[in-house]
Molecule: SAM riboswitch aptamer (S box leader)
Organism: Desmospora activa DSM 45169
RNA sequence: CUCUUAUCAAGAGCGGCGGAGGGAACGAGCCCGAUGAAGCCCGGCAACCCCGACAGAUGUGUCGGAAGGUGCCAAUUCUCGCAGGUCCGGUUAGGGAUCUGACAGAUAAGGG
Repeated sequence: CUCUUAUCAAGAGCGGCGGAGGGAACGAGCCCGAUGAAGCCCGGCAACCCCGACAGAUGUGUCGGAAGGUGCCAAUUCUCGCAGGUCCGGUUAGGGAUCUGACAGAUAAGGG
């Protein structure tokens, strides 16, 4: 870098250092930020890997744990961007609301 599978509506600090930016990328929007952004440390959350018990039988499921490997800690993955359904509006035209799916992305585990 790429492929497969799973998940993405919950959860997580009035701490220290730090100093202006940040919310993945592009476009549009909307937000967060000197009542201090990013980053680092500490702290925490969760439970994918992991550990234990039970059931079940190769597909796993349920419950519990958190020492270790990751991850995460504003807003749904902040929202929209493609396709379709329904409703509203309208009909020379461009729209609005909502739902579903796809795409893209993130994380984990495994493979190339």